[in-house]
Molecule: transfer RNA
Organism: marine eukaryotic metagenome
RNA sequence: CGACGUAGCUCAGUUGGUAGAGCAUCUCAUUCGUAAUGAGGGGGUCACCGGUUCGAAUCCGGUCGUCG
Numbered sequence: 001c002g003a004c005g006u007a008g009c010u011c012a013g014u015u016g017g018u019a020g021a022g023c024a025u026c027u028c029a030u031u032c033g034u035a036a037u038g039a040g041g042g043g044g045u046c047a048c049c050g051g052u053u054c055g056a057a058u059c060c061g062g063u064c065g066u067c068g
Stems, first nucleotide, its partner, number of pairs: 001068005008023004017054001025041005047063005
């Protein structure tokens, strides 16, 4: 100096307008039972602080951390 920081993990979400997917986890169905499969549920202070705005994960400034 550059990129990045969003669910337990891997990541989407960029003209600012109610936060999502896959995997994992829990429940139910199916099975003699397990696995697999199907259906459903829970889970997030969007790293932190401040600013702009009617409204910020998103724009601006700073801080911390990771990678180069």